About this RNA: Small-subunit ribosomal RNA from an Anaerolineae bacterium, 1544 nucleotides, folded computationally. The organism belongs to Anaerolineae, within Bacteria. Rfam family: Bacterial small subunit ribosomal RNA. Model confidence (mean pLDDT): 83 of 100.

RNA sequence: GGGUUUGAUCCUGGCUCAGGAUGAACGCUGGCGGCGUGCUUAACACAUGCAAGUCGAACGGACUGGCGCCUAGUGGAAACUUGCUGGAAGCGGUGACCAUGAGAAAUCGUGAGAAGCGCCGAUGGCGAGUGGAAGCUAUUAGCCGGUCAGUGGCGGACGGGUGAGUAACACGUGGGUGACCUGCCUCAAAGUGGGGGAUAACUAUUCGAAAGGAUAGCUAAUACCGCAUGUGGUUCAGCAUUCGUUUGUUGAACUAAAGGAGAAAUCCGCUUUGAGAGGGGCCCGCGGCCCAUCAGCUAGUUGGCAGGGUAACGGCCUACCAAGGCAAUGACGGGUAGCUGGUCUGAGAGGACGAUCAGCCACACUGGCACUGAGAUACGGGCCAGACUCCUACGGGAGGCAGCAGUGAGGAAUAUUGCGCAAUGGGCGAAAGCCUGACGCAGCAACGCCGCGUGGGCGACGAAGGUCUUCGGAUCGUAAAGCCCUUUUCUAGAGGAAGAGGAAGGACGGUACUCUAGGAAUAAGUCUCGGCUAACUACGUGCCAGCAGCCGCGGUAAAACGUAGGAGGCAAGCGUUAUCCGGAUUUACUGGGCGUAAAGCGUGUGCAGGCGGUUUGGUAAGUCGGACGUAAAAGCUCCCGGCUCAACUGGGAGAGGCCGUUCGAUACUGCCAAACUUGAGGGUAGGAGAGGGAGGUGGAAUUUCAGGUGUAGCGGUGAAAUGCGUAGAUAUCUGAAGGAACACCAGUGGCGAAGGCGGCCUCCUGGCCUAUCCCUGACGCUAAGACACGAAAGCUAGGGGAGCAAACGGGAUUAGAAACCCCGGUAGUCCUAGCUGUAAACGAUGCAGACUUGGUGUUGGUGGUUUAAUAGCCAUCAGUGCCGAAGCUAACGCGGUAAGUCUGCCGCCUGGGGACUACGACCGCAAGGUUAAAACUCAAAGGAAUUGACGGGGCCCCGCACAAGCAGCGGAGCGUGUGGUUUAAUUCGAGGCUACGCGAAAAACCUUACCUGGGUUUGACAUAUACGUAGUAGGGAUCUGAAAAGUGACCGACCCUUCGGGGAGCGUAUACAGGUGCUGCAUGGCUGUCGUCAGCUCGUGCCGUGAGGUGUCCGGUUAAGUCCGGUAACGAGCGCAACCCUUACCCUGUGUUACAAGUGUCACAGGGGACUGCCGGCAUAAAGCCGGAGGAAGGUGGGGAUGAUGUCAAGUCAGCAUGGCCUUUAUAUCCAGGGCUACACACACGCUACAAUGGCCGGUACAAUGGGUCGCGAAGUCGUGAGGCGGAGCCAAUCCUCCAAAGCCGGUCUCAGUUCGGAUUGUAGGCUGCAACUCGCCUGCAUGAAGUUGGAGUUGCUAGUAACCGCAGAUCAGCAGUGCUGCGGUGAAUACGUUCCCGGGGCUUGUACACACCGCCCGUCACGUCAUGGAAGCUGGCAACACCUGAAGUCAGUGGCCUAACCGCAAGGAAGGAACUGCCCAAGGUGGGGCUGGUAACUGGGACGAAGUCGUAACAAGGUAGCUGUACCGGAAGGUGCGGCUGG
Repeated sequence: GGGUUUGAUCCUGGCUCAGGAUGAACGCUGGCGGCGUGCUUAACACAUGCAAGUCGAACGGACUGGCGCCUAGUGGAAACUUGCUGGAAGCGGUGACCAUGAGAAAUCGUGAGAAGCGCCGAUGGCGAGUGGAAGCUAUUAGCCGGUCAGUGGCGGACGGGUGAGUAACACGUGGGUGACCUGCCUCAAAGUGGGGGAUAACUAUUCGAAAGGAUAGCUAAUACCGCAUGUGGUUCAGCAUUCGUUUGUUGAACUAAAGGAGAAAUCCGCUUUGAGAGGGGCCCGCGGCCCAUCAGCUAGUUGGCAGGGUAACGGCCUACCAAGGCAAUGACGGGUAGCUGGUCUGAGAGGACGAUCAGCCACACUGGCACUGAGAUACGGGCCAGACUCCUACGGGAGGCAGCAGUGAGGAAUAUUGCGCAAUGGGCGAAAGCCUGACGCAGCAACGCCGCGUGGGCGACGAAGGUCUUCGGAUCGUAAAGCCCUUUUCUAGAGGAAGAGGAAGGACGGUACUCUAGGAAUAAGUCUCGGCUAACUACGUGCCAGCAGCCGCGGUAAAACGUAGGAGGCAAGCGUUAUCCGGAUUUACUGGGCGUAAAGCGUGUGCAGGCGGUUUGGUAAGUCGGACGUAAAAGCUCCCGGCUCAACUGGGAGAGGCCGUUCGAUACUGCCAAACUUGAGGGUAGGAGAGGGAGGUGGAAUUUCAGGUGUAGCGGUGAAAUGCGUAGAUAUCUGAAGGAACACCAGUGGCGAAGGCGGCCUCCUGGCCUAUCCCUGACGCUAAGACACGAAAGCUAGGGGAGCAAACGGGAUUAGAAACCCCGGUAGUCCUAGCUGUAAACGAUGCAGACUUGGUGUUGGUGGUUUAAUAGCCAUCAGUGCCGAAGCUAACGCGGUAAGUCUGCCGCCUGGGGACUACGACCGCAAGGUUAAAACUCAAAGGAAUUGACGGGGCCCCGCACAAGCAGCGGAGCGUGUGGUUUAAUUCGAGGCUACGCGAAAAACCUUACCUGGGUUUGACAUAUACGUAGUAGGGAUCUGAAAAGUGACCGACCCUUCGGGGAGCGUAUACAGGUGCUGCAUGGCUGUCGUCAGCUCGUGCCGUGAGGUGUCCGGUUAAGUCCGGUAACGAGCGCAACCCUUACCCUGUGUUACAAGUGUCACAGGGGACUGCCGGCAUAAAGCCGGAGGAAGGUGGGGAUGAUGUCAAGUCAGCAUGGCCUUUAUAUCCAGGGCUACACACACGCUACAAUGGCCGGUACAAUGGGUCGCGAAGUCGUGAGGCGGAGCCAAUCCUCCAAAGCCGGUCUCAGUUCGGAUUGUAGGCUGCAACUCGCCUGCAUGAAGUUGGAGUUGCUAGUAACCGCAGAUCAGCAGUGCUGCGGUGAAUACGUUCCCGGGGCUUGUACACACCGCCCGUCACGUCAUGGAAGCUGGCAACACCUGAAGUCAGUGGCCUAACCGCAAGGAAGGAACUGCCCAAGGUGGGGCUGGUAACUGGGACGAAGUCGUAACAAGGUAGCUGUACCGGAAGGUGCGGCUGG
């Protein structure tokens, strides 16, 4: 800033949204890199590995490697001699096989020639002998090195983890320590002499499963212990010094040491002391959570003295003494929590938080304890207890991931059992070096921040496809394809760091980075689109499924659900959830409020506290300024730099305090001192008063009692009744008793702090006002807690009791009446004493003070003036009212009595309900009061004002609205419609007025939409396209059939033509047709109704923050918002009226078919006439009204047409049109039959009657509107009649319908169920029609029902009207018509008037209504869900207390026992040890309480729920005005009494 309370408005007020943030999680998705971050839960349990060692230059050893003189053993090489074996090369002949020649072939010839065989015997191999090398083994003097357990030294108190505990000097900040400590390091001074006794390792024996020991023996040291020395130091004493326990000095006593390495120089150590640096201990000021429904807490508690203890002060501990200490500026108790630098947010002030990083603290399985040490009450040391886990030979043992990884569990949820000590840092060491899960890196995770990419350009046929469509197109969209280009990223290859100061040495890492090649290649999602809030259409769904942060969407046309297309936002992320700040000025310091919205205590007195008049001086606490110190680093802001940029990071500067020290200023505040008078108080003189308390006293009235008079009623109400009365009431007179209250005066008059106070008199007593300006000298204001007062009702005790009167009884009213009304009536009302402590205790307005134009009343004073005196007038003080300026206020309103402008102090508020409640506490005799939550639930609850609507509110006015009349309806029969019922169907619609003789101005078929049955499927009907068709379209005998339909002899076409054909028709197919199927709540159009009522609006101006108002109101007047006058309005529009039609009068013109024959009584056309014009009266001498004249007509002459803005989601999808949905061999269409005509009933509208104002019979008179050729139909004639025959005339002022009827004249009937009445039924006929059974009309004859004027109730009509009488027409073959629409004939009565009923209009008033009173709304009861209170009981947790037991351990004590160093010749001593005892104490046990949870039979109310039950309490005068405190009563709202309020 927006959304959300209302019909609309302004305000109050809550809820909610948009922003930022996170150690996050979840859903969908996911290309890369850098830098960060990653168990918020179970301080739950942990397998496995690693996380703290190092020094051999402190020490004795063990094991081991190398070197090495000598000795012994073993070993058997080279070389030489000899024997055997072996058979290469060569030589010799034999000669397979092969080649070639001859042959028929065997075979022969020639050439070459393997193996074998014979001769010869080389290198080599084996054996034996001589020879004696290398090597191997063992012992040993010694030397060099490595490793290891142990003794010893240093380090394991750092580093790393966690946040359980802790509300505390724990932390932060600033100080103090004359009350302290400090290993290693630095500087300085002095020293390091000489001795002693042990012990581990080791060896042997031995116990044990193990873990671990036991005994005996050997040994070293930088291990341990004496002695010497004493620079120094410590203690004591003295002197000086200091504010002080400081410092200096003198004396006495006591008090040190260790060596190692090196050839050496020297180095590293050791001892004593001083100083430093860094580190630590302790103390103090100030600062930072919630609850007062925790208000009192405390025995080592507070202080002192003495002692102990500590490095050190101290109740830190002990004994004794005293009785203190803390607390509303919050002690004590409870809950929660590590603190900080900082982080997030915010304009800031603030608010929330305390991950990572850094500082401090605390903790290390839980609890306790000490030891060692410079340092620990010790994370990876020890002892004990407990829980848990593991091992076991059952006897005993072992363990502690809140280190790094990792596992299980919990959870919405949080990573690798990785690499390396290369760097930084740490431990040890002289060093090399070793160790280091600190750390450096890598891995996993979009968890966060930052950066990059997923391509760029051109590209219209605006492709295909999707979606929408008004079918034209639009959109996705230059988007794609296509062409050209680039290569961050990716892939492959090559090179390749810095990080290490100086030769080598790098986990990360073949990483970053660079180059080359390849190819658009490897890379986009998610949320939203009703408003807030950027983004819209289609389909599906149909209060279903679902959405939703708030308002709210969804019940058939959903931009809100789901899907799709499109669009918008953000983007490797996007949404959701959770949490914090913001918006929220919605806790308001900055920066809010309290008359009516939440909010002034019922009122006063007053302690603490807060605030405080005028002047002067001092001080300098507050305040202000300067300087200095500190406010760690990181962070934040600015500047500069380094990674390509950024995130990230380096350097510099700045900012940050309620801090400390010091110097200064002195206006204001404080403090001290002195003074003042105006605030406050007092004195003096007057004054008014229902101020309070006590006592007395008076009259009127009511009632009762006694008596008299007197007689039948009284009383009471809307009307009655109960009640009283002949036993004498009421009425009336006299007298008496008793209680309560005080008429008139009396007044927005008086008094009081409020509650409240009223006859008169007396006494006691509080406050107030005026005048004077005499006294005191700031003595004041406010007021948490406290105390006091406090209407009515109520309570306790005792009185009193006339009237009134809760409860109660009775009578009425009523559906009921637990009420209102009536008759009675008890508490109570009254008094005394006490309690209660609440009210609409209200001006819904705290107290005090100051300031700020006025007018007009009234009460009490004073002064002046005037008067004879009052009265009056002027001024002023104090009260009490009204109206109003500025200003304030959301408005209403307030306005010197502020709700204006300011100051001081107190109280109170923070959405509605739950809840003036529960629990707890305090008070009360009780009733109950005061204080006062939460769960849960709603999106409002509310204030003021506006417009309507409504009222059993008011005022004014209309209408056949009532009244006055006439005729009816409601009773009967019949007709018609409707409901209901029935039915296969009884088609559908219409439903108060405003449906019901309505749609329907005609249901036998048709109509017809319904039912049954039978048929048809491009269809009964339209259009388009394609194909086909020439005896085609069409007609159609016959036969079948209920018909539709089928069959099909036969007959048989049309238009145009360029002569090809085309059109029409017909057939087939595809699109489509069709639907009285649904939705009148999707609609158009039309209509009804309010209502022919007088209203409904606009422009400009003005008023109001605004809705809105004004105009349109007021006074008259009208039929009228008609007109006139007034007027912040002036005008205008739609309505009213007029204009239009008709009718009444007159005139003119015309004259067919009228008639008396040329006329106008008739018809048509045109005009005139009426305008309150004229006269009188009334009046604002306005509008107008009343009367009159004239006139055919007089104040709109009669009638009609004409219907404002709007209301009823009124009626109609079945008149028509139409969106959407549904149906398509059926919800379409054709046909036959049936039904719409049913019938126990009910209603509506009519007809005919009930008779004599009549019926019947006879005679007789007078209309108008209409209609007519598929028609009206004359004369004549037949029939009793309906009607038949007939056909003149007429397309009509010509002919027909056409005799009108009531009426009049005459007759008859004579009061009866009739000569009334005509229903019903029988029968015989007529007419229409294809057809009268369901189901038509008419006629004749016969039949002759109910009905004798109609209950409650109800309708129409105000004049040519009602009533009565007939006539015509539409629809129609005919007809249910008595209906409807018209026409004429005869022709009344009544209207005092507007009280009442109904409807309407205007003004005003109230309202909790706005779907608007058919509204709203309260409570009980019943059902369901939820949270919660009480509660016998059951069961946990926490912190204490009392008693018992009491481990380990420190400290203390101790007879005896044991013991290397020192003393002693020895005995023994000193000292130590074990053991025992004691104090303390963890844990455990027992016990009664406290606090706080869970659960619970039963029970109380509460909240919510679409339709339940009973009433009607409230909102209007809500039908008894309402509300309220209290009391009683009642199914419930509620009723009644008493007092109060106006929010009547």